[in-house]
């Protein structure tokens, strides 16, 4: 907001209500009226009379209802709708000296005298009907002549006057034209009055007509249109001007200030919205106006129509029909159908207002007034008020305490708006009319009439309505939407990227404040939401009021120039613009403001008020115009100057190529490396000579010049522009510039010649996975010239042109003055160019900055989200290629700019690390051990997955462990708390069945006590529960790995930037280090680094037992006495700090070297791990939210499994041997452990072991012989005396148990393997390598893990490269951050569009044919009452016929916008 839809709905007032199909319409009504114009008809009633009669019937008179007709007026208003119309249609303001106007008003003058018809009616005929024909009769305010007339009309003459000089007025002359003596009342020969009528006038009114200025949608992918078209003369026509129409003459007229064409549309007052306004949108209701009335055409009547409810004709449609023919037009009020998201009653009344007719009463009136329906809108009222805490119950959530719903309910006390019932009951009513009375005027003899006043009579659809009074009961009256942000308002459950929500951002993948439901809350409230439309916000079309350097969209490639726009200085004039006063208009309604009336408001009444336009008076600064001057803008002249400016002609040398000849011989050429190529037919190289074409090294420059494109050897000829100086001359002559025309690199096209080099295409050679490329060898168009075309480039300073003024500094080019200077030169000024830096200023920032992107003002061009697309169609242009102009559908919510922080780079700089390099030893090969994968299986439980999973969780799976599997069992449970009952135990022992769990039998039997019972234990039962190595490490805590022991990560204050941010933390040095020094718009601080802690290296001191033994004794033996010096143990100390010296560096920090010292620049190790990253690992250590299981996913037990085995991989130990193996002898540790244990010693065994057994709870005893090493002798390079797997036999140990599945020993067996491909790993010193020893776990089981000591190297030039990391800088279209982002084809699906042989229905014209009705014209031999005429006849009129015009129709070829079309083209979107 004229709304619609969804949910809901108490009342009243005032408004509003087919926006779509101008689609079709049943039925009823919407325009009649006048008897005081006329003739008929002649009801009721009344009176009279007759029939013997009261009743019935009839006669006469009266009366005037009804019905149609003639006539007059109205029907052209009122009411409806918006199809057409882009127009003088509308709005506004004029004009008409170019006009009309019924009824009404005022003035003037009149209303005399005749006539002939006709409807109705009557009788007849035809027809289904509609209706028609013909005969006879009749009236008028119907019709027709005659008389009378000027201040009327027309024509002419004269005068006066005038605003636009075609006008007005006056006088005169001529011509022409009319009527109803009706009607009514009274009077009664004539008259009075009323109502009509006729002529005419008004600078009367009202309504209309016409002309004109200005304004009034979009498209130029519509640029030319026009033949009655433009004008003239003359006829005709009109109320009137006019090409309005016709004949003739002329050839005009409109148009980039947008004609013509096409699309759309009734216009306005006003309404809506935001707003400061300008604008923008709309044109419902109300009002003005226009157009229309089924579609198209036409006229008649009339004052007025080309007529909504009239006529004629044509088409379409509907209806009736007797098939011959007829009827109709709701876009009037209701109603119906259809269409649609959607819009009401087939109501009442003329009481009011208004209209038609009428003398009046009155009649008619779907106008109008009312009522009905609809929350459609606006406004108002109500659905109760006060009190009331046990804060009841339910619901919801919960931290289980309480909270919330909630004073809300209940209860108690009130009120009665509304409601229900009853009683009363308005205003809207005024007139007019009738009757009566009175007054005045006119006439006047009166009556009647008219005007005025008073009284009475009488009129209400709404309606028994508004309103008021009384009674009654809280009784009958609340919903809708929302609750992630914008945006006021949150929780639970359900769902699990599903279902769904969504205005934008977005939400949903198992803890959703976003979905659905519920509690609660918020907003509005008889409504609330949604959808649609319009304005606003949007300065996002910008006149007010944006922009165009880049990068955001945007400066035409460049100049010339018509139109247009703008324009220096002085003065006079003018007054178009401008400013100002006044007048007129701007309808009413609406709006603003004030006041008033409905209880209030909405609503209504009243008063006041505006923009704008027109006319007019004034002002004169500015703009304009006219005139006259000026010189500074702009030209001209004179004197100089520089220049790759242009055109033409000539000419020069170097170089390439090629040809000829000589010398000369095997290579040349090319590349990252090659090959193709050329060369013994003599190349390359070298020398001489010739030919030909193209380009002009050095100079050469941020230098010059040109409008731009562009221009470069030298000379000549012709020629354009520029600069400087001067101030003679013209006197604003200027700037810009839509269209237009001109120039315009390269490529390309046409013609003709030319062709050295270079070189698209092309060829073969390389490169490569491929290589239609890069590279190399050849090579054609082309490149050069001539004459034409094309008209585009990152045609760029990505910056249009021109004017004015606005700090400087420093270069450079061409000039002109000044000062100085012997010369060279130097200094300063100015003008025109060309560069750099920089202030103010402006800019989003970057950057610009007298060569502006700053300030001022002029003008042109261009832009308005990304894609589609510079595409399609059309037009223009071109030989073509193409160019110029230039959309839409559809799709997305972004695309884009500048700058910031990170990350990244096969970017740059600096630096570090066993990162590389230099070395040593391994892995990868073999067999074995162990772990993962895979496979298998009833199960092979599970986790870990690049570095940072894989001898990892597991510091030790035969049972147990164990979580997986099969069979057997239990169900308040193996474990915890609580309750009830019973028992007195429980445990242990014996025994039966069973694989065992378990089941049964037997034996045994507690403590306290107030004697009630209790403690404790067992059994049984009940419900809460218990239990889960079930899921989620992407819900978590805690813990851990990794980056990384890398040097980083931050903060306060300040400064800076519009801001994100920056600075500090960057820079110059230095360090292992953001370690430290210096500098600096920064100054401080924190977490990290370092240090503090532990071990170790030297030493002092204290203390000496279990340790030690120098001295004194003693022993087999530190064994014992003795001692605590030494070693050692473990407490406390010292020591090392660049402290000292020299040098280098910046006089710093620091580095290098040295001294001293046990140790020197962090002495060597360890612990210690910043902000963060990896949704890293772990729910199976533990804890924990949520979910899941509950006679099982819990619990028990037996057995088997985790130990499987075509295979791949990781980690180890043992090897392949002589630096060795084996045998014998012999030497030296450290650090641990030990009573469910270590075990000496003795005996015995080949050995593993075993038997007996001292000592040690530990510096005492044991483990405990360390091994490599050293000394002897053996083996002699072999699958071996290497290597030891595998297997057999026999034993041992642990343990309920050794089969699946342990370890050890002896004897025998004796695989593979002879040093390991690609690749890959560790280590910088007591390190690697090598050798043994111990411990944890553990009944037993160690090649693994954690520790210990012995022996004990090599190498590091160095930072180019690989990997990783740190700092600075740079680029970025990345930010999940390069494992990023992202382009195109192909395939699939969908969508819109273009082309398309065509097909199809429209639209507007044109040409021709045909041509209804009808006006006009002609004709009118036919017909004819009024007038003339005695008559014949005439005048006039009519039918008919003919002609022009013409609607519809037909034919034809074109135009134009659509729809559709096999196929086809590109485009968009989507999933992977």
């Nucleotide at each position: 907001c004229g709304a619609a839809c969804g949910c809901u709905g108490g009342c009243g007032g005032c408004g509003u209500g087919c926006c779509u199909a101008a689609u079709a319409c049943a039925u009823g009504c919407a325009a009649g009226u006048a008897g005081a114009a006329c003739g008929c008809u002649g009801a009721a009633g009344g009176a009279u009379g007759a029939u013997c009669u009261u009743g019935c019937u009839c006669u006469u008179c009266u009366g005037g209802a009804u019905g149609a007709g003639u006539u007059g007026c109205a029907a052209a208003c009122g009411g409806g709708a918006g199809a057409a119309u882009a127009a003088c249609g509308c709005g506004u303001a004029u004009g008409u000296a170019a006009c009309c106007u019924g009824c009404c008003u005022g003035g003037u003058a009149g209303u005399g005298g005749a006539g002939g018809a006709u409807a109705a009616c009557u009788a007849u005929u035809g027809a289904a009907a509609a209706c028609a024909a013909a005969a006879a009769c009749u009236a008028a305010u119907a019709c027709c002549g005659c008389a009378u007339a000027g201040u009327a009309a027309c024509a002419g003459u004269u005068g006066u006057u005038g605003c636009u000089c075609u006008g007005a007025c006056a006088a005169c002359u001529g011509u022409u034209u009319g009527a109803a003596a009706a009607g009514u009342g009274c009077a009664c020969u004539u008259g009075c009055a009323u109502c009509a009528c006729u002529a005419u006038c008004g600078c009367a009114a009202u309504g209309g007509a016409c002309c004109u200025g200005c304004g009034u949608u979009g498209u130029a992918u519509u640029a030319u249109c026009u033949a009655u078209u433009u004008g003239g003369u003359g006829g005709g026509g009109u109320a009137a001007c006019g090409g309005c129409u016709c004949a003739c003459c002329a050839a005009c007229g409109c148009g980039a200030c947008g004609a013509u064409a096409c699309c759309u549309a009734g216009c306005c007052g006003a309404c809506c919205u935001g707003g400061a306004g300008a604008u923008g949108g709309u044109g419902a209701u109300c009002g003005g106006u226009c157009g229309c009335a089924c579609u198209g055409a036409g006229a008649c009547u009339g004052a007025g129509a080309c007529a909504c409810g009239a006529c004629c004709c044509a088409u379409a449609c509907u209806c009736c029909u007797a098939c011959g023919g007829g009827a109709g037009g709701c876009a009037g009020c209701a109603a119906u159908a259809a269409g649609g998201a959607a819009u009401c009653u087939u109501c009442g009344g003329c009481a009011a207002u208004g209209g038609a007719c009428c003398a009046g009463a009155g009649u008619c009136u779907g106008a109008c007034c009312c009522a009905c329906c609809a929350a459609c809108g606006c406004c108002g009222c109500g659905u109760g008020a006060a009190u009331g805490a046990a804060u009841a119950a339910c619901g919801u959530a919960u931290u289980c305490g309480g909270a919330u719903c909630c004073u809300a309910u209940a209860g108690c006390u009130c009120u009665g708006u509304u409601g229900u019932a009853a009683a009363a009951g308005a205003a809207g009513a005024a007139c007019g009319a009738g009757u009566g009375u009175g007054a005045g005027a006119a006439u006047g003899g009166a009556a009647a009439g008219u005007u005025c006043a008073c009284a009475c009579u009488g009129u209400g659809a709404c309606u028994g309505u508004a309103u008021c009074u009384u009674a009654c009961c809280a009784g009958a009256a609340a919903g809708g939407g929302a609750c992630g942000g914008c945006u006021a308002a949150c929780u639970a459950c359900g769902u699990g990227c599903c279902a769904u929500c969504a205005g934008c951002c977005g939400a949903g993948g198992u803890a959703a404040u976003a979905c659905g439901u519920a509690u609660g809350u918020c907003c509005c409230g008889a409504g609330c939401g949604u959808u649609g439309u319009c304005c606003g916000g949007a300065u996002u079309u910008a006149u007010u009021g944006u922009g165009c350097g880049a990068u955001a969209g945007a400066g035409c490639g460049a100049g010339c120039g018509c139109a247009g726009g703008c324009g220096g200085c002085u003065a006079c004039a003018u007054a178009a613009g401008u400013c100002u006063g006044a007048a007129g208009u701007u309808a009413a309604a609406g709006g603003c403001u004030g006041u008033g009336g409905c209880u209030u408001a909405a609503c209504c009444a009243u008063a006041c008020u505006a923009c704008a336009c027109u006319u007019u008076g004034g002002a004169a600064a500015c703009u304009g115009u006219u005139u006259a001057a000026c010189u500074u803008g702009a030209g001209u002249g004179c004197a100089a100057g520089a220049g790759g400016g242009g055109a033409g002609a000539g000419u020069g040398g170097a170089a390439u190529u090629u040809c000829a000849u000589g010398u000369g011989u095997a290579g040349c050429g090319c590349u990252g490396a090659a090959a193709u190529g050329a060369g013994u037919a003599g190349a390359u190289a070298u020398a001489u000579g010739g030919a030909g074409g193209a380009a002009c090294a050095c100079c050469g420059g941020c230098a010059g010049u040109g409008a731009a494109a562009g221009c470069g050897g030298c000379u000549c000829u012709c020629u354009g522009g520029c600069u400087u100086g001067u101030a003679a001359u013209u006197g604003a002559c200027g700037c810009u510039g839509a269209g237009g025309a001109u120039c315009a690199u390269a490529a390309g096209c046409g013609u003709g010649g030319g062709g050295a080099g270079c070189a698209a295409a092309c060829a073969g050679g390389a490169u490569u996975a491929g290589a239609u490329a890069c590279u190399a060898u050849g090579g054609u168009a082309g490149u050069a010239c001539u004459c034409g075309c094309c008209g585009u480039a990152a045609a760029c300073g990505a910056u249009g042109a021109g004017u004015g003024a606005u700090a400087g500094g420093u270069g450079u080019u061409a000039g002109a003055g000044c000062c100085u200077u012997u010369c060279c030169g130097g200094g300063g000024u100015u003008c025109a160019g060309u560069g750099c830096c920089g202030u103010a200023g402006g800019u989003a920032a970057c950057g610009c900055a007298u060569u502006a992107a700053g300030c001022u003002a002029u003008u042109c061009g261009c832009c308005u989200g990304g894609g589609g697309a510079g595409u399609a169609c059309g037009a223009c242009u071109g030989c073509a290629a193409g160019g110029u102009u230039g959309a839409a559908a559809c799709u997305c919510a972004a695309a884009g700019g500048a700058a910031a922080u990170g990350a990244c780079g096969g970017g740059g700089g600096c630096c570090c690390g066993c990162a590389c390099a230099a070395g040593c030893g391994g892995u990868g090969g073999a067999g074995c051990a162990u772990g993962u994968g895979g496979u298998u299986u009833a199960a092979u439980u599970u986790g870990a997955a690049g570095c940072a999973a894989c001898g990892c969780g597991a510091a030790g799976a035969a049972c147990c462990u164990u979580a997986a599997c099969a069979g057997g069992u239990c169900u308040u449970g193996a474990c915890a708390u609580u309750c009830c009952u019973c028992u007195g135990c429980c445990c242990g022992c014996u025994u039966u069945a069973g694989a065992g769990a378990u089941a049964g039998a037997g034996u045994u039997u507690u403590c306290c006590u107030u004697u009630g019972g209790g403690a404790c234990a067992g059994a049984g039962g009940u419900g809460a529960c218990a239990g889960g190595u079930g899921g989620u490490g992407c819900a978590u805590g805690g813990u851990u790995g990794u980056u990384g022991u890398c040097a980083g990560c931050u903060u306060g204050u300040g400064u800076u930037g519009u801001g994100a941010g920056a600075u500090g933390u960057u820079g110059g040095g230095u360090u292992a280090a953001g370690u430290u020094c210096c500098g600096c718009a920064a100054c401080g601080a924190g977490c990290g680094c370092a240090a503090c802690c532990c071990c170790u290296a030297u030493u002092g001191u204290u203390a000496g037992u279990u340790g030690c033994c120098a001295u004194c004794a003693u022993u087999u033996a530190g064994u014992u006495g003795g001692g605590c010096a030494c070693u050692u143990u473990a407490g406390c100390g010292a020591g090392a700090c660049u402290g000292c010296c020299g040098g280098u560096a910046a006089u710093a920090a620091a580095c290098c070297g040295g001294a001293g010292g046990a140790a020197g620049g962090u002495g060597g190790g360890g612990a210690a791990g910043a902000c963060g990253u990896c949704a890293a690992a772990u729910u199976a250590u533990c804890a924990u939210g949520c979910c899941c299981c509950u006679u099982a996913u819990g619990a028990c037990g037996u057995g088997g499994g985790g130990u499987a085995c075509a295979c791949c991989c990781g980690u180890g130990g043992u090897u392949c041997a002589a630096u060795g193996g084996g045998u014998g002898g012999u030497a030296c540790a450290a650090g641990g452990a030990g009573u469910a244990g270590c075990a000496a010693g003795u005996c015995g065994g080949u050995g593993g072991a075993g038997a007996c057994a001292a000592g040690g709870u530990c510096a005492u005893c044991u483990u405990u012989u360390a091994a490599a090493g050293c000394c002897a002798g053996u083996c002699u390079c072999a699958g071996u005396u290497c290597g030891g797997a595998u297997u057999g036999u026999a034993g041992g140990c642990u343990g309920c148990a050794a089969c699946u599945c342990g370890c050890c020993u002896a004897c025998a067996u004796g695989a593979a393997g002879u040093c390991g491909g690609a690749a890959u790993u560790g280590c910088u010193a007591g390190u690697a390598a090598u050798c043994g020893c111990g411990g944890a776990u553990c009944a037993g089981c160690a090649c693994g893990c954690c520790g210990c000591g012995g022996u004990g190297a090599a190498u590091a030039c160095g930072u180019u490269c690989c990997c990783g990391g740190g700092c600075c800088u740079u680029g970025u279209a990345c930010a999940c951050a390069c494992c990023g982002c992202c382009c195109g084809u192909c395939a699939c699906a969908c969508c819109a569009c273009g082309a398309g042989a065509g097909u199809u229905g429209g639209u507007a014209a044109c040409a021709c044919c045909c041509g209804a009705a009808g006006u006009c014209g002609g004709u009118g031999a036919g017909g004819u009452a009024a007038c003339c005429g005695u008559a014949a006849g005439g005048a006039g009129c009519c039918a008919g016929c003919c002609g022009c015009c013409u609607a519809a129709g037909g034919u034809g070829g074109g135009a134009u916008a659509g729809a559709u079309g096999a196929u086809u083209g590109g485009g968009g979107u989507g999933a992977a």